[in-house]
């Protein structure tokens, strides 16, 4: 320097393709259960979807820039 995938609650991820309330497992709180943990139910709190711009009546999802990871090619 060129290509491809990836970035989304505290962790691992889905959702993007086909635009229309932001989800799931785990952790976490508070409560039921137990003699008392732990297991298990039930509730609940957590996200400017790396960042910026642009299209659109609306963007995580479609376009451009960019930055940061991985792997590849010269």
């Nucleotide at each position: 320097g060129c290509c491809u995938c990836g970035g989304u609650g505290g962790c691992u991820c889905a959702g993007c393709c086909u635009g229309g309330u932001a989800g799931a497992g785990c952790a976490c709180u508070a409560c039921a259960u137990u003699g008392g943990u732990a297991a298990u139910g039930u509730a609940g709190a957590g996200g400017u979807c790396g960042c910026g711009a642009g299209u659109u009546c609306a963007a995580a999802u479609c376009u451009c820039g960019u930055c940061c990871g991985a792997g590849g090619c010269u």

The RNA shown here (transfer RNA) has 74 nucleotides and comes from a Candidatus Nanoarchaeia archaeon. It matches the Rfam family "tRNA". By type it is a transfer RNA. Rfam links the family to the GO term triplet codon-amino acid adaptor activity. The sequence is in RNAcentral, with records from ENA.